This is a predicted structure of a 146-nucleotide RNA (M-box riboswitch aptamer (ykoK leader)) from a soil metagenome. It matches the Rfam family "M-box riboswitch aptamer (ykoK leader)". Its family is annotated with regulation of gene expression and response to magnesium ion in the Gene Ontology. On this family, see Barrick et al., Proc Natl Acad Sci U S A 2004: "New RNA motifs suggest an expanded scope for riboswitches in bacterial genetic control". About the family: M-box riboswitch, also know as ykoK leader is described as a metaloregulatory RNA that sense divalent metals and function as a genetic control element of genes related to divalent metal transport in bacteria. It was first reported upstream of the B.subtilis ykoK gene and genes with related functions in other bacteria.
[in-house]
RNA sequence: CGGUCGGUGAAGCUCCUGAGCGAGUACAUGCGGCUGCCCACAAACGUCGAAAGACGCCCAUGGGUCAACAGGCACCGUCGGAUUAAGGCGUUGUCUAAUGUCGCUGGGGUAACUCUAAUCGCUCAGUGCCGAAGCCGGAACCGAGG
Numbered sequence: 001c002g003g004u005c006g007g008u009g010a011a012g013c014u015c016c017u018g019a020g021c022g023a024g025u026a027c028a029u030g031c032g033g034c035u036g037c038c039c040a041c042a043a044a045c046g047u048c049g050a051a052a053g054a055c056g057c058c059c060a061u062g063g064g065u066c067a068a069c070a071g072g073c074a075c076c077g078u079c080g081g082a083u084u085a086a087g088g089c090g091u092u093g094u095c096u097a098a099u100g101u102c103g104c105u106g107g108g109g110u111a112a113c114u115c116u117a118a119u120c121g122c123u124c125a126g127u128g129c130c131g132a133a134g135c136c137g138g139a140a141c142c143g144a145g146g
Stems, first nucleotide, its partner, number of pairs: 001146001002142002004086001005137004012129002016126008030104005035098001036065005045056004071095004076090004106115003
């Protein structure tokens, strides 16, 4: 000199809020509960590493089942001991967590039907998240190799 230490932050995402355009519907593809399943997740344990550390597993708890944070797989790019491990991030493609069960349900109309709330998609703005691109500090922590 360097480091997945702190700060900032490119790139990426959007649980949530508002606006616009559109879609399909109030015995439901809407809302709530229950069960199952999926995700995050302490300690201990396991794996990788020279180590600081990283990943896996995972109680409580919380969330989802139309996957913000936070699911899996593949290719490529980039970062990660100066061609690197365990891995992080990103583009593209693709596959998924019971479309179970119980309950609830607006206005108009004799009815057929119709309007809208809620919901979903796209765009914009915000908010929140993530961040091992880069930059700054030089962490009173680590240090193999060069």